Transfer RNA from a Candidatus Woesearchaeota archaeon, 74 nucleotides, folded computationally.
Its Rfam family is "tRNA". Gene Ontology term of the family: triplet codon-amino acid adaptor activity.

Order: sequence, then structure tokens, then C1' cells
RNA sequence: GGGGCUAUAGUGUAGCUUGGCUAUCACGCAUGGUUUGGGACCACGUAACCCCGGUUCGAAUCCGGGUAGCCCCA
Repeated sequence: GGGGCUAUAGUGUAGCUUGGCUAUCACGCAUGGUUUGGGACCACGUAACCCCGGUUCGAAUCCGGGUAGCCCCA
């Protein structure tokens, strides 16, 4: 220098070539219930699409350019 893959709540993940409701699930965390207390369990809540731009009525998803990590070639 060239190419490929990856990036989504605090953590891990689904969704991405099917563009469309309030973005999935688990753990975590907060509150309440239960318990003598804790754990477990139950109810409810919490918080996310790497960045910028474009296309579109509508973008996590499509297009362009970046950033970061990993790998391959030179």
C1' cells in the first nucleotide's frame, strides 16, 4: 500500500439481501412483594444501533467517506 471480517443498553447477544408498530433475549442494576434476615422466586422499571453524510414518506438494515479492533496479501 491492497483486501476481508467485526462494531447494537453496564456485560453478552438476536435482528442486517424482507427498509416499516414502542429494537429481542439473558445477566446486571433500582423499587416493591415474599422471608426473622440473606439467597432464590414473583411484579414493575432502567439503559443501546461506532461517527459523518447521502437515498427514501420512512434507515440498525441500502449507498459513500471515516474511526477502532482482528486477520490475510504485499

Its mean pLDDT, the model's own confidence on a scale to 100, is 82.